[in-house]
The prediction has a mean pLDDT of 87. The part of an RNA shown here (small-subunit ribosomal RNA, central domain) has 344 nucleotides and comes from a wastewater metagenome. The full RNA is in RNAcentral, with records from SILVA.
Context: one part of a larger RNA
RNA sequence: UUGGGUUUAAAGGGUCCGUAGGCGGACUUAUAAGUCAGUGGUGAAAGCCUGUCGCUUAACGAUAGAACUGCCAUUGAUACUGUAAGUCUUGAGUAUAUUUGAGGUAGCUGGAAUAAGUAGUGUAGCGGUGAAAUGCAUAGAUAUUACUUAGAACACCAAUUGCGAAGGCAGGUUACCAAGAUAUAACUGACGCUGAGGGACGAAAGCGUGGGGAGCGAACAGGAUUAGAUACCCUGGUAGUCCACGCCGUAAACGAUGGAUACUAGCUGUUCGGAGCAAUCUGAGUGGCUAAGCGAAAGUGAUAAGUAUCCCACCUGGGGAGUACGAACGCAAGUUUGAAACUC
Numbered sequence: 001u002u003g004g005g006u007u008u009a010a011a012g013g014g015u016c017c018g019u020a021g022g023c024g025g026a027c028u029u030a031u032a033a034g035u036c037a038g039u040g041g042u043g044a045a046a047g048c049c050u051g052u053c054g055c056u057u058a059a060c061g062a063u064a065g066a067a068c069u070g071c072c073a074u075u076g077a078u079a080c081u082g083u084a085a086g087u088c089u090u091g092a093g094u095a096u097a098u099u100u101g102a103g104g105u106a107g108c109u110g111g112a113a114u115a116a117g118u119a120g121u122g123u124a125g126c127g128g129u130g131a132a133a134u135g136c137a138u139a140g141a142u143a144u145u146a147c148u149u150a151g152a153a154c155a156c157c158a159a160u161u162g163c164g165a166a167g168g169c170a171g172g173u174u175a176c177c178a179a180g181a182u183a184u185a186a187c188u189g190a191c192g193c194u195g196a197g198g199g200a201c202g203a204a205a206g207c208g209u210g211g212g213g214a215g216c217g218a219a220c221a222g223g224a225u226u227a228g229a230u231a232c233c234c235u236g237g238u239a240g241u242c243c244a245c246g247c248c249g250u251a252a253a254c255g256a257u258g259g260a261u262a263c264u265a266g267c268u269g270u271u272c273g274g275a276g277c278a279a280u281c282u283g284a285g286u287g288g289c290u291a292a293g294c295g296a297a298a299g300u301g302a303u304a305a306g307u308a309u310c311c312c313a314c315c316u317g318g319g320g321a322g323u324a325c326g327a328a329c330g331c332a333a334g335u336u337u338g339a340a341a342c343u344c
Base pairs, nucleotide, nucleotide: 004315005314006313007298008297012312014201015200016199017198021194022193023192025088026087027086028085029084030083031082033081034080035077036076037075038074039073040072041071042070049065050064051063052062053061054060091191092188093187094186095184096183097182098181099180100179103177104176105175106174107173108172109171110154114150115149116148117147118146119145120144121143125136126135162169163168206247207246208245209244210243211242215241216240220236221235222234223233258311259310260309261308262307263306266289267288268287269286270285271284272283273282274281275280293300294299317344318343319342326337327336328335329334
């Protein structure tokens, strides 16, 4: 390299959009580039292969043939692919109607809890633990009542629930934006799928500038525990967690399962539509159990890991190593790309 693979053995890119490229629905006509067939030319010799012959044999040599799978020209074939023209509606999109949801952005707003402040009542403890101590408290704590202030998060509803491309999204409400589904089959008429490079988005932590800071809480301090205890437990507590703007670009970014299309027994929940008086049927999701099949097994099984096609990404023994070097990006932290010697 070919082949074989990628849920768990090495291996699916974090996700989507999209350029080039690759691949692409039904019918008709034309063409004949690919494709197929015939013929002609060429395809040096030697070599390879086959037959025969010569050195005693072989190696070696001679001779004849075949082959030289190719290229060029020409004559035909036209199913498939291509190209050109035309037509179609089932793929795709649009329209209209109905409808769904923690989808996004911005504003306004609510109650519980917590903490602090002020005032009242009230008196000796509170707090914490396995047990304690540090800590708080007669300068009146804890508890309790009233008022005020602050920030963050939204109990119940709540669910194998729903929405989103993924990350993710949950008090209420308003505005704006986006999306899906169903029904009709009205319109366009293949407008499609995938997607190297590229672009956008992308949890948490971290970084920059300016705010904010109740609770929690890396670091840090103290108290315990212990042989020790740079921990687990306790009392405190700074960054941070929150907001705005700008970076970072990584995660067990997981369904450890790339996307698209078609096909292949059933049973049973559930969400949102449609039809029906109802039984029930039907479309799109989301769960469980299973047939065939697949699988090393666990398992999977119409939401496939089954049967097939198309496109992309990735793997090729363990360590060295996601390291070194180089390059690009970044304020930095670092990220991306990514070896070899050596060793088993």